Predicted 3D model of a 504-nucleotide part of an RNA (small-subunit ribosomal RNA, 5' domain) from an uncultured bacterium.
Context: one part of a larger RNA
């Protein structure tokens, strides 16, 4: 010098950042992913609106579609949010390849958008089960699911032309696809190109420590058939052939996410990788698929394992490394705040809903920056302190005591921008009655710490008496200690100032 920092002491305000480094320990409670009636059967769950009865706020019928519990169904949910266990690896960095790919909403373009069918949930009966749940029966709808028709074109074999090559372009034969809803516009389906975007996969160079680890390797190295992927490939399997890595450092062991970057240095370099941003890997612990454009999927699912909970003992239930918040651990690290008002996100034609992302706000002098704690005069150098060679010297213009000032903290008036935006108007801001501005009173509320032997700025007294003690090194203290306590005086920094850690 820096520091996500702790401690000791102390503390007045603000802006702006920051805040579990350890136990990837285990979690009670809430809340972090739904939305869409302009796909659907509905009105069994609210609402209203009526009628009856009365126990005067509940039963019972009926109406409405205000909108809407619960199912179908799209479409999100694979984004955002966390952590860094695990990785020495194409995991990252950087610059290449894909003649080996894939892309869901978006954009552009081209053609289409026809006829038919049979179920199912929900509801309606009706059964097991403490439950969590779950069986039969019967009813119905869709943009759910299904069968045919139409096919320029797509795939798949072949030929030809190109080309280093599987790509380009044309001939030939086979094989599969559309959904409506409203009606006023909109929004949509299906197939084909192409664009964008995101993604797999691959290769070349680059960044740890260890030889007290010197040999490693059998699907292990290459081929062929074959099979799996969107996609190359021993990736898989069956055969063949023995091969392939390695002192330039393989194998094994150790520590670790990597990177922009940050910290420090004239710089070369050293350490770092916390906050923000890109990329990875994980979500109780191991392992598996489904759905899907997309996951082998944090708040899905199925299996084993630990662990906790409920139970009628037959069986079930669960995963905070999302925001809060508990307990433990620990030198240590915060509120179970508030709002969708901006900004993005997801669903809707849209109002709108949802959104612990986000923007706000609380807590900590953890940081870095600002600003205050007063400004001028004021000598008989008062009084008290302290020393003292007793004259006097010094705290110290310091105080009083006169005059001025009101930052900031108070207290009253007023009082914003963020609002583009949606809405037909009315209206709409979480912060916040905050920021700002004016008024008003009184100098009024607001100064520590650590150090004074040399290295290092700063001295005297007095206690103590190798005791007590001090110390980062030298060393200090056994009776005149500037090095120990304590007072006075200096000196250094300042709402902080010292210690102790860690890196240059």
């Nucleotide at each position: 010098g820096a520091c996500g920092a702790a401690c000791g002491c102390u503390g007045g305000c603000g802006g702006c950042g920051u805040g579990c480094u350890u136990a990837a320990c285990a979690c009670a409670u809430g809340c972090a992913a739904g939305u869409c009636g302009a796909a659907c059967g509905g009105a069994a769950a609210g609402g209203c609106c009526u009628g009856u009865g009365c126990u005067u706020g509940c039963a019972c019928g009926g109406g409405u579609a205000c909108u809407c519990g619960a199912g179908u169904g799209g479409c999100g949910a694979a984004c955002g949010g966390g952590u860094g266990a695990g990785u020495a690896a194409c995991a990252c960095g950087u610059g290449g390849g894909u003649g080996a790919u894939c892309u869901g909403c978006c954009c552009u373009u081209c053609a289409c958008u026809u006829c038919g069918g049979g179920a199912u949930a929900a509801g309606c009966c009706u059964g097991g089960g403490a439950a969590a749940c779950u069986g039969g029966g019967u009813c119905u709808a869709a943009u759910a699911c299904u069968g045919g028709a139409u096919a320029g074109g797509a795939c798949c074999a072949u030929c030809g032309u190109u080309u280093a090559g599987u790509g380009u372009c044309g001939g030939u034969g086979g094989u599969g696809g559309a959904a409506a809803g409203u009606u006023u516009u909109u929004c949509g389906g299906u197939g084909g190109a192409g664009g964008a975007u995101g993604a797999g996969c691959u290769c070349g160079c680059g960044g740890c420590c260890u030889a007290u680890c010197a040999g490693c390797u059998u699907g292990u190295u290459g081929g062929u058939g074959g099979g799996g992927u969107a996609a190359u490939g021993g990736c898989c399997u069956a055969c063949c052939a023995a091969g392939g890595c390695g002192a330039c450092g393989a194998c094994g062991g150790g520590u670790a996410g990597c990177c922009g970057g940050c910290c420090u240095g004239a710089g070369a370099g050293g350490g770092u990788g916390g906050a923000c941003g890109g990329c990875c890997a994980c979500a109780u612990u191991g392992g598996g698929a489904c759905u899907g454009a997309g996951a082998c999927a944090c708040g899905g699912c199925c299996c084993a394992g630990a662990c906790u909970c409920c139970u009628a003992c037959g069986g079930g239930a669960g995963g905070c490394a999302g925001c809060a918040g508990u307990g433990g651990g620990g030198a240590a690290u915060a509120u179970u705040g508030c709002a969708c008002a901006a900004u993005g996100g997801g669903g809707g034609a849209a109002a709108c809903c949802c959104u612990g992302a986000u923007g706000c706000a609380g807590c900590g002098a953890c940081g870095c920056c600002g600003c205050g704690u007063g400004g001028g005069g004021g000598a008989u150098g008062a009084c008290g302190g302290c020393c003292u060679u007793c004259g006097g010297g010094u705290u110290g213009u310091a105080a009083a005591c006169c005059u001025c000032u009101u930052u900031c903290a108070g207290u009253a008036g007023g009082g914003a921008a963020g609002a583009a935006g949606c809405g037909a108007a009315a209206g709409u801001g979480a912060c916040g009655g905050u920021a700002c501005c004016u008024g008003c009173a009184g100098a009024a509320g607001a100064a520590g710490u650590a150090c004074c032997g040399g290295c290092u700025a700063a001295c005297u007294a007095c206690g103590u008496g190798c005791c007590a003690g001090c110390a980062g090194c030298c060393g200090c203290g056994g009776u005149a200690a500037u090095a120990c306590g304590u007072a006075g005086g200096g000196u250094a920094c300042u709402a902080g100032c010292g210690u102790u850690g860690u890196c240059c």

Rfam family: Bacterial small subunit ribosomal RNA. The full RNA is in RNAcentral, with records from ENA, Greengenes and SILVA.